A computed fold for a 544-nucleotide part of an RNA from a Planctomycetota bacterium, annotated as large-subunit ribosomal RNA, domain I.
Context: one part of a larger RNA
RNA sequence: GGCGCGUGGUGGAUGGCUUGGCACCAGGAGGCGAUGAAGGGCGUGGGAGCCUGCGAUAAGCCCGGGGGAGCCGGCAACCAGGCUGUGAUCCCGGGAUCCCCGAAUUAGUCUCGGCUGAAUCCAUAGGCCGAGGCGGCGAACCCGGGGAACUGAAACAUCUCAGUACCCGGAGGAAAGGAAAGCAACCGCGACUCCCUCAGUAGCGGCGAGCGAACGGGGACCAGCCUAAACCGGUCGGAGUCAUCCGGCCGGGGUCGUGGGACAGACCCGGGCCUUCGGGCCGGGGAGUUACAAAGGCGAACCUUAGCGGAAUCCUGCUGGAAAGCGGAGCCACAGAGGGUGAUAGCCCCGUACGCGAAAAGGUUUGCCCUCCCUGGGGUCUGCUCCCGAGUAGGGCCUGGCACGUGGAACCGGGUCCGAAUCUGGGGGGACCACCCUCCAAGGCUAAGUACUCCCUGGUGACCGAUAGUGAACUAAGUAGGGCGACCGAAAGCUGGGAAGAACCCCUGAAGGGGAGGUUAGUGAACCUGAAACCACGACGCCU
Numbered sequence: 001g002g003c004g005c006g007u008g009g010u011g012g013a014u015g016g017c018u019u020g021g022c023a024c025c026a027g028g029a030g031g032c033g034a035u036g037a038a039g040g041g042c043g044u045g046g047g048a049g050c051c052u053g054c055g056a057u058a059a060g061c062c063c064g065g066g067g068g069a070g071c072c073g074g075c076a077a078c079c080a081g082g083c084u085g086u087g088a089u090c091c092c093g094g095g096a097u098c099c100c101c102g103a104a105u106u107a108g109u110c111u112c113g114g115c116u117g118a119a120u121c122c123a124u125a126g127g128c129c130g131a132g133g134c135g136g137c138g139a140a141c142c143c144g145g146g147g148a149a150c151u152g153a154a155a156c157a158u159c160u161c162a163g164u165a166c167c168c169g170g171a172g173g174a175a176a177g178g179a180a181a182g183c184a185a186c187c188g189c190g191a192c193u194c195c196c197u198c199a200g201u202a203g204c205g206g207c208g209a210g211c212g213a214a215c216g217g218g219g220a221c222c223a224g225c226c227u228a229a230a231c232c233g234g235u236c237g238g239a240g241u242c243a244u245c246c247g248g249c250c251g252g253g254g255u256c257g258u259g260g261g262a263c264a265g266a267c268c269c270g271g272g273c274c275u276u277c278g279g280g281c282c283g284g285g286g287a288g289u290u291a292c293a294a295a296g297g298c299g300a301a302c303c304u305u306a307g308c309g310g311a312a313u314c315c316u317g318c319u320g321g322a323a324a325g326c327g328g329a330g331c332c333a334c335a336g337a338g339g340g341u342g343a344u345a346g347c348c349c350c351g352u353a354c355g356c357g358a359a360a361a362g363g364u365u366u367g368c369c370c371u372c373c374c375u376g377g378g379g380u381c382u383g384c385u386c387c388c389g390a391g392u393a394g395g396g397c398c399u400g401g402c403a404c405g406u407g408g409a410a411c412c413g414g415g416u417c418c419g420a421a422u423c424u425g426g427g428g429g430g431a432c433c434a435c436c437c438u439c440c441a442a443g444g445c446u447a448a449g450u451a452c453u454c455c456c457u458g459g460u461g462a463c464c465g466a467u468a469g470u471g472a473a474c475u476a477a478g479u480a481g482g483g484c485g486a487c488c489g490a491a492a493g494c495u496g497g498g499a500a501g502a503a504c505c506c507c508u509g510a511a512g513g514g515g516a517g518g519u520u521a522g523u524g525a526a527c528c529u530g531a532a533a534c535c536a537c538g539a540c541g542c543c544u
Stems, first nucleotide, its partner, number of pairs: 001543004005538005015528001016494002020464002022461007029453002031137002039101003042055003046079002049075003061095006070083003108134009141172001142170005152159001156206001182189002193220005203211002224445003227389001231252009257423001259388004263383007271282004283375006296369010307356003313329003317326002330347002332336001338350003394418008404430001425440005481488002501527001504515004
């Protein structure tokens, strides 16, 4: 000097633990905001800070309810001072207060009403005032307006990725869609939405990569309605050659495809009373707050927002610091889910099964009041006449969507130029034509079945266990820190049953250490366990 062994140091792996996460299930809730939100700033405590709460009435004020002995939030003790059986602290409901910023607003915009009022007489534009609405935020879900590229095609341009990501607008608890100008196939179905299937089929496709239906069948759920017009009436305005005409608004009427309706005529069916013949009252019938008209009141039941009751064990035994362990003897159980307690507890504590509970606020359901409709209306038949959604349907050119890339390319939508018909009408059935079948566009509304989870409650896990699981288990995480900024973004858990957290003495500048004492225990705060690398020492071994 090396190797090995031992003892220690260092280090923080491993094991154990869990305050925190992750995923999902059921139920609830599905919004907040000019009555000022979300989110912040600054304050606010007797005594520094951070978190929490609150707002100059500032860890709080008032009322009601619960609860019943302690309390003055947490880190987090300490000092000082208080409150409380005249019921505090605490929990729930309602109310009051609620600085400044923030949509942030003494503004803007829309609708309605009024006043005023140009060019230009009337009028209009404009101006002013008032009332009401909107505005902003929010995780995903939804609808609409825009809309990539990487990538794939083993290159690449059509194509694909993909109508995805992303941007913008809008809405709701869901949204969208929705009562056939639909499918089908000569049989028939009967709004829409969602699921399974049909089917990786038919098709589309530099017929490459790839894209990819529908009919039909089976389920979930189930609901159908209102208008425009013809015609009648009223009202207002305009024109007028005073016969009337035109237009707006309101009311009646009317809503359909075996076509429907208007109008005219005929026929059939309607409770009573009063009537000025307009209608009114009583009675009878029906319906209703999610569409089909719309607002509210009272009551009941149940649920939610605090809570309450809730069975049964001891030992004189053993080990131990400690019993819940072991031994012995019992008990309860609609309760042997779970957690805690000095170790492993049905019977110690909290709970659990089961049962009970609301002054106030909210929700759901339901009854009555209430409201509306019918009983002055409905139906059938006949008829020339009138109506049945127009710059629409349709056509040409260009284009988007349809599984469908221009193809034989229908259908639906857009741009542009043209441009019908009213039932002897019009659309469709995948070019087009005929026959046949089917359906009524150019107005609108509509629950349920479906999607999602920022949030609340309860629950579950062949989910994680501190380099994992959220980025974040920690008084102090979207913190420290980085970046001009958009933005990026950590590390960091564990003494012990209990601080009993080491009085006192010694070395000493401190740190650290040695005694002493406490403790079951070197568990000593750089604190559970404490591996390896690495370091030191050995009055150990071997080799050189």
Rfam family: Bacterial large subunit ribosomal RNA. Gene Ontology terms of the family: ribosome and structural constituent of ribosome.